[in-house]
A computed fold for a 475-nucleotide part of an RNA from a metagenome, annotated as small-subunit ribosomal RNA, 3' major domain.
The RNAcentral record of the full RNA draws on SILVA.
Its mean pLDDT, the model's own confidence on a scale to 100, is 85.
Context: one part of a larger RNA
RNA sequence: UGACGGGGACCCGCACAAGCGGUGGAGCAUGUGGUUUAAUUCGACGCAACGCGAAGAACCUUACCAGGGUUUGACAUGUACUUGACAGCCUGUGAAAGCAGGUCUCUCUUCGGAGCAGGUACACAGGUGCUGCAUGGCUGUCGUCAGCUCGUGUCGUGAGAUGUUGGGUUAAGUCCCGCAACGAGCGCAACCCCUGUCCUUAGUUGCCAUCAUUAAGUUGGGGACUCUAAGGAGACUGCCUGGGAUGACCAGGAGGAAGGUGGGGAUGACGUCAAGUCCGUAUGGCCCUUACGUCCUGGGUUACGCACGUGCUACAAUGGCUGGUACAACGGGCUGCAAUACCGUGAGGUGGAGCCAAUCCCUAAAAGCCAGUCUCAGUUCGGAUUGAAGUCUGCAACUCGACUUCAUGAAGUUGGAAUCGCUAGUAAUGGCGGAUCAGCUACGCCGCCGUGAGUACGUUCCCGGGUCUUGUACA
Numbered sequence: 001u002g003a004c005g006g007g008g009a010c011c012c013g014c015a016c017a018a019g020c021g022g023u024g025g026a027g028c029a030u031g032u033g034g035u036u037u038a039a040u041u042c043g044a045c046g047c048a049a050c051g052c053g054a055a056g057a058a059c060c061u062u063a064c065c066a067g068g069g070u071u072u073g074a075c076a077u078g079u080a081c082u083u084g085a086c087a088g089c090c091u092g093u094g095a096a097a098g099c100a101g102g103u104c105u106c107u108c109u110u111c112g113g114a115g116c117a118g119g120u121a122c123a124c125a126g127g128u129g130c131u132g133c134a135u136g137g138c139u140g141u142c143g144u145c146a147g148c149u150c151g152u153g154u155c156g157u158g159a160g161a162u163g164u165u166g167g168g169u170u171a172a173g174u175c176c177c178g179c180a181a182c183g184a185g186c187g188c189a190a191c192c193c194c195u196g197u198c199c200u201u202a203g204u205u206g207c208c209a210u211c212a213u214u215a216a217g218u219u220g221g222g223g224a225c226u227c228u229a230a231g232g233a234g235a236c237u238g239c240c241u242g243g244g245a246u247g248a249c250c251a252g253g254a255g256g257a258a259g260g261u262g263g264g265g266a267u268g269a270c271g272u273c274a275a276g277u278c279c280g281u282a283u284g285g286c287c288c289u290u291a292c293g294u295c296c297u298g299g300g301u302u303a304c305g306c307a308c309g310u311g312c313u314a315c316a317a318u319g320g321c322u323g324g325u326a327c328a329a330c331g332g333g334c335u336g337c338a339a340u341a342c343c344g345u346g347a348g349g350u351g352g353a354g355c356c357a358a359u360c361c362c363u364a365a366a367a368g369c370c371a372g373u374c375u376c377a378g379u380u381c382g383g384a385u386u387g388a389a390g391u392c393u394g395c396a397a398c399u400c401g402a403c404u405u406c407a408u409g410a411a412g413u414u415g416g417a418a419u420c421g422c423u424a425g426u427a428a429u430g431g432c433g434g435a436u437c438a439g440c441u442a443c444g445c446c447g448c449c450g451u452g453a454g455u456a457c458g459u460u461c462c463c464g465g466g467u468c469u470u471g472u473a474c475a
Stems, first nucleotide, its partner, number of pairs: 001475002003472003007469007015459002019422005026313008034304002042053002064299007073124001077123008088103006106115003126288002129286003135282001137277003140273001142271001147186006153162003166177003192265004197233007207222002211220002236259001239253005315415001319374007331362003336355002341350003381412001386407007428451007
């Protein structure tokens, strides 16, 4: 100087408390461990591994296993020699890859050759093989915590200290005052994006108050309104009162769409964990080179006595079912989205208007509201499981897809110890869209809107963190 203390003081955080809803019990989905297996490819392991890499494992992917091929190679460049084709098509064989045969038969030329393609030989290619404890790059984490440092000066023999401590204050090393310090840098804040109010400009594909018109903003018309998208305005403790050191600032108020960082996002200091990644890519070293490379068929990654994590659906009446009826936003669409119509109980099929989309389509929003029914039951709750018949995608749904219909109707009556999230348009609850994608094991992930709470006295305690101080036989 740090680190640590079941030392002290002060402060903060959904840290506790106050509340609301969960997990832990059930069934299923998914990941992991374990076991099994020819293989169940690999990585990730407290927080910070476990719906994680994987924003899509039937083949492919694929790295694993069994079997069958191949060896200058699936891919690149070069040298030497050699051939004139290669490709395509057909036949045989084969599970396929491949192998064999047939057919067809290059271009330019200064006729030396060149290009292109095949073959042979050699350099080499190739490796998801090892080492993340050799590395770059990227990332997680403490933590969006308020800290981390430097120059000069001063003090100390020196390690170092000072500044950065102190008194206040703040979300903040934020600012004020004081001070052997005076300044500065990286962080904080601001500048950026979205959202909340208004104005200007613009008016189609959007809108419709007034005037006509129609089944319908449908049409004439209009730019007012909504909206769209470009530019501006607006919030700064600016104003008032009180407190405070006359300061920083704090409390209340006015006006205002918004008030004290308005709400949300992006943004992550010096560093820590030899944290993670050699299987994204790059890369040192080591290793393989008729194989640890490469091609293919089939299988496996989907196994299943069990254990754990994360979720979904429930256990019902604030509900289930039936009928009617209302209101969104974000997005996506050309081998794409697909309307009206017809067929089918349905998944879907036939057909194809329109749309490269503020125009057309996906698109039905669902909870909600209005009626009816059920009457507390393992039920008209719950839907697992299983049987049968189908639909769709795809070369192909046996291992191993999703969905539909009929039948079947399991556990489950609110969950022990323990444990998680959340402070406002939040929790809870309801649906919708997208990426990946032929299809889909999506209940995941990333977004969007609808409905919309309860509680916070407070900081004694648990956890994590910050500042000062104290002890130490630790570094």